Overview:
The RNA shown here (transfer RNA) has 72 nucleotides and comes from Candidatus Rehaiarchaeum fermentans. Its mean pLDDT, the model's own confidence on a scale to 100, is 84. The source organism's lineage runs through Archaea, Nanobdellati, Candidatus Parvarchaeota and Candidatus Rehaiarchaeum. Rfam family: tRNA. The family's RNA type in Rfam is transfer RNA.
RNA sequence: GCCACAGUAGCUCAGCGGCAGAGCGCUUGCCUCGUAAGCAAGAGGUCGAGGGUUCAAAUCCCUCCUGUGGCU
Numbered sequence: 001g002c003c004a005c006a007g008u009a010g011c012u013c014a015g016c017g018g019c020a021g022a023g024c025g026c027u028u029g030c031c032u033c034g035u036a037a038g039c040a041a042g043a044g045g046u047c048g049a050g051g052g053u054u055c056a057a058a059u060c061c062c063u064c065c066u067g068u069g070g071c072u
Stems, first nucleotide, its partner, number of pairs: 001071007010024004018055001026042005048064005
């Protein structure tokens, strides 16, 4: 330098045009003599950045950034 894949909650990931979600973690409450476990509720996201297409984009297209792998 070229090619492929990945980037979404604190972490691991799902979601592939029409509401942004799960598990773990965190907070609060219940329970307990107390803690853990268990149960219930809640907070937490400019979906890597910019632009384009569309009535509508996390999702499709272009450019860029970061990471991983391969080729040279």